[in-house]
Context: one part of a larger RNA
């Protein structure tokens, strides 16, 4: 000096990032018990009083239980009715041991405020349990059944032995009060007139080839051949104009609890201020209710009020919202929470400040 345990004067959170650990409550009966509430709850609220033995009311009370026995009858293991015999609470009065201490063991500390999340639930197996999933409840949307959608190459199977009070997908996430404004972009979703538009379908042209044929030239006695080289029909082959030619896209609407957006400047009222009003620019519309220094405010320890003797947290106003805002939902909400943030009782070696015992490592000599 570590560990595990025990006990401590006086203080009592002065510890510390946090009261983190440790204490402290702790059981049963009685009596009491608040705001708020969704009327169930909150609640074991909080608080507080009793609690072993003995005698005795009462040689065991109330009250349970109950043969034996007695009646009744359908005569039985059957039914009513008395006791006796076991069992045996609760509560009055008196007493009574130990230094105290009888629930001697085990067994919840409680209140207040405020944030999240309604709630019980699920999670990172081995550092996060939580505000994070998830819920039940709202909306939107797909799907008419050989569903949609999903797994498989296919056969098939799930979905379902379901059938639109059914299933799938997204989204928000109890209740309660609500969910503005914008459809110009993107997305979906309708429309078909017109514009673009493949492949196909159509073949104009125009090339190639070459039966015929003109020109030159060379040859044969002659018909004739034979070379260059021009023009070229039908054939066949190549090229591909117009014209046709769906969807999609443009066009035209619709639609946001679809993805998203929800302005800037100047001037004004009889102190000052400020600005209900007015101008002007942009825009698709300019943030509506509510709620705001907030798990969101940078400046900021914003300012004011409350709590402390002193508060960068805390609660409650204020609004100048750097950069809240309404199902990426806004605000409220009793219940619940090993969540998170402050405050008060009580308790206490968390501390002031440390000491003492106990076991048990280290350590030292054998």
């Nucleotide at each position: 000096c570590c560990c595990u345990g025990g006990u401590u004067a006086a203080g009592g959170a002065a510890c510390u990032c946090a009261g983190c650990a440790a204490u402290c409550u702790g059981a049963c009966a009685c009596c009491g018990u608040a705001a708020c509430u969704u009327c169930g709850g909150g609640a074991u609220a909080a608080g507080g009083u009793g609690u072993g033995c003995c005698c005795u009311c009462a040689u065991g009370u109330a009250g349970g239980u109950g043969a034996a026995c007695c009646c009744u009858c359908u005569c039985g293991c059957a039914g009513g009715g008395c006791u006796a015999g076991c069992c045996g609470a609760a509560g009055g009065g008196g007493g009574u041991u130990g230094c105290a201490a009888c629930a001697a063991a085990g067994c919840g500390g409680c209140g207040g405020u405020a944030g999240c999340g309604a709630c019980u639930g699920u999670u990172u197996a081995c550092u996060a349990a939580a505000a994070a999933c998830a819920c039940a409840g709202g909306u939107c949307u797909c799907u008419g059944c050989u569903a949609a959608g999903u797994c498989g190459u296919a056969a098939g199977a799930c979905g379902a032995a379901g059938u639109a009070u059914a299933g799938g997908g997204a989204c928000u996430g109890a209740c309660g009060c609500c969910u503005g404004c914008c459809c110009g972009g993107u997305g979906c979703c309708g429309g078909a007139a017109g514009g673009u538009u493949a492949a196909g379908g159509g073949g104009a042209u125009c090339c190639g080839u070459u039966a015929g044929u003109g020109g030159u030239u060379c040859u044969u006695c002659a018909c004739g051949g034979a070379a260059c080289u021009g023009c070229g029909a039908a054939g066949c082959g190549g090229u591909g104009a117009a014209c046709u030619g769906a969807a999609g896209c443009c066009c035209c609407g619709g639609u946001a609890a679809a993805c998203g957006g929800c302005g800037g400047c100047c001037g004004u009222a009889a102190c000052u201020a400020u600005a209900a009003c007015g101008g002007u620019c942009c825009u698709a519309a300019g943030g509506u209710a509510g709620c705001g220094a907030a798990a969101u405010u940078c400046c900021u320890u914003g300012u004011c009020g409350g709590g402390u003797a002193a508060g960068u947290u805390c609660c409650g106003a204020c609004c100048u919202g750097c950069a809240c805002g309404a199902a990426u939902g806004g605000c409220g909400u009793a219940a619940c929470g090993a969540c998170u943030u402050c405050c008060g009782c009580g308790c206490u070696g968390u501390c002031u400040c440390g000491a003492c015992c106990a076991g048990g490592g280290g350590c030292u000599c054998a």
Predicted 3D model of a 366-nucleotide part of an RNA (large-subunit ribosomal RNA, domain IV) from a Pseudomonadota bacterium. The RNAcentral record of the full RNA draws on ENA. The coordinates come from a structure-prediction model, not an experiment, and the mean pLDDT is 85.